Predicted 3D model of a 480-nucleotide part of an RNA (small-subunit ribosomal RNA, 3' major domain) from an uncultured bacterium.
[in-house]
Context: one part of a larger RNA
RNA sequence: UGACGGGGGCCCGCACAAGCGGUGGAGUAUGUGGUUUAAUUCGACGCAACGCGAAGAACCUUACCAAGGCUUGACAUCCUGUGACAGCUAUAGAAAUAUGGACUUCUUAGUUUAACAUCUAUACGACAGGUGGUGCAUGGUUGUCGUCAGCUCGUGUCGUGAGAUGUUGGGUUAAGUCCCGCAACGAGCGCAACCCCUAUAUUCAGUUGCUAACAGGUAAAGCUGAGAACUCUGGAUAGACUGCCGGUGACAAAACGGAGGAAGGUGGGGAUGACGUCAAAUCAUCAUGCCCCUUAUGUUCUGGGCUACACACGUGCUACAAUGGCCAGUACAGACGGAAGCGAAGCCGCGAGGUGAAGCAAAAUCCGAGAAAGCUGGUCUCGGUUCGGAUUGCAGGCUGCAACUCGCCUGCAUGAAGUCGGAAUCGCUAGUAAUCGCAGGUCAGCAUACUGCGGUGAAUGCGUUCCCGGGCCUUGUACA
Numbered sequence: 001u002g003a004c005g006g007g008g009g010c011c012c013g014c015a016c017a018a019g020c021g022g023u024g025g026a027g028u029a030u031g032u033g034g035u036u037u038a039a040u041u042c043g044a045c046g047c048a049a050c051g052c053g054a055a056g057a058a059c060c061u062u063a064c065c066a067a068g069g070c071u072u073g074a075c076a077u078c079c080u081g082u083g084a085c086a087g088c089u090a091u092a093g094a095a096a097u098a099u100g101g102a103c104u105u106c107u108u109a110g111u112u113u114a115a116c117a118u119c120u121a122u123a124c125g126a127c128a129g130g131u132g133g134u135g136c137a138u139g140g141u142u143g144u145c146g147u148c149a150g151c152u153c154g155u156g157u158c159g160u161g162a163g164a165u166g167u168u169g170g171g172u173u174a175a176g177u178c179c180c181g182c183a184a185c186g187a188g189c190g191c192a193a194c195c196c197c198u199a200u201a202u203u204c205a206g207u208u209g210c211u212a213a214c215a216g217g218u219a220a221a222g223c224u225g226a227g228a229a230c231u232c233u234g235g236a237u238a239g240a241c242u243g244c245c246g247g248u249g250a251c252a253a254a255a256c257g258g259a260g261g262a263a264g265g266u267g268g269g270g271a272u273g274a275c276g277u278c279a280a281a282u283c284a285u286c287a288u289g290c291c292c293c294u295u296a297u298g299u300u301c302u303g304g305g306c307u308a309c310a311c312a313c314g315u316g317c318u319a320c321a322a323u324g325g326c327c328a329g330u331a332c333a334g335a336c337g338g339a340a341g342c343g344a345a346g347c348c349g350c351g352a353g354g355u356g357a358a359g360c361a362a363a364a365u366c367c368g369a370g371a372a373a374g375c376u377g378g379u380c381u382c383g384g385u386u387c388g389g390a391u392u393g394c395a396g397g398c399u400g401c402a403a404c405u406c407g408c409c410u411g412c413a414u415g416a417a418g419u420c421g422g423a424a425u426c427g428c429u430a431g432u433a434a435u436c437g438c439a440g441g442u443c444a445g446c447a448u449a450c451u452g453c454g455g456u457g458a459a460u461g462c463g464u465u466c467c468c469g470g471g472c473c474u475u476g477u478a479c480a
Stems, first nucleotide, its partner, number of pairs: 001480002003477003007474007015464002019428005026318008034309002042053002064304003068300003073127001077126002080123003083119001086104002088101005108117001110116001129293002132291003138287002140282003143278001145276001150189006156165003169180003195270004200238007210227002214225003241264001244258003248254001320421001324380007336368003341360002346355003387418001392413007434456007
């Protein structure tokens, strides 16, 4: 000087407290451990691994296993000589591939030709190749403490020196934020601001959006003429700054209350992550040193596996019902996607779906697209039930060469556990929690996951004694 303390002081955070809803019990989805296996590819392991890499394992992917093949190789450059490709078809085979046949073209483009270049096959070698090892050799990227308020430097001063000072102190702040003081004076990286979305208004512009007035028109309808008011869209501008008032305070910084205002004290949300810590993660995104393999640890193909299953754990979904289930009627979103695409109306089917082809040429126009909870009426009447839907049987649909291992969906039948969950433990302070649906990416197909979007919409706290984590000052030290 740091680090540590069941030392002290001050302060903060859904840290506790006050509340609301969960997890832990059931079934199931998914990940992991373990076990099993020819293989169950690999990585990730307290917080900060475990719906994680994987924004989607039937083949492919695929790295694993079994069997069949290849060896200058699936891929790149070069060298030497020869040649012209390629598609079609037959046989063998699980395919890769091997052998044969006939036809078309007798390579292409530049140049007048040759030659060169290009392409293919074969042979020789230089070499290729490796998701093989080492993240404790590395770059790059990322997590984490933590969006915590810290981390430093120059000059000066003090100290023999390591170092100190500044950065401490008194106030204050979300903040090393600002004010005052001070052997310090300044400065840098952080904080804040600048950026994006959102909340209000004005103005400009009105199509594909809108419809107040006028006219037409309908079963209904901005449907039509028309209009530019409104909504909305998207450009510009204004607006919030403790600016104003009051008392408090050190006459400061500031905090408290109030006015006006759409909004008030960082308005709400996002992006933004200092010096560093953990030899943290990643050699399997990529790059890369060294080591290793080179008729195999490379490469190709078929089938299997990654989907196994006495069990244990994590994260979700669905429930256990009447604030509910079922039936009928009826209302209101936002955001997003669409050309190898979205696919309407109509018709067929109980349904998944089929048929059909209008419209949308990249979209305020057309389509996905019916939002659901809600509201109105009916029914059930507390039962393992008209709760719950696992499991299983049969019959079908879709995608795709192909759904046996191993996809999703539909109909009929079947109708398991489960009556609110021990110890323990998690999230959340407002348009939040809870609850309800919708969309997207991945994607042929496959979503209870993930990422967004809106609908309905609470309770509690205004405290810091305690638990956990963190910041500043100070003190002790068997630590460095």
The full RNA is in RNAcentral, with records from ENA, Greengenes and SILVA.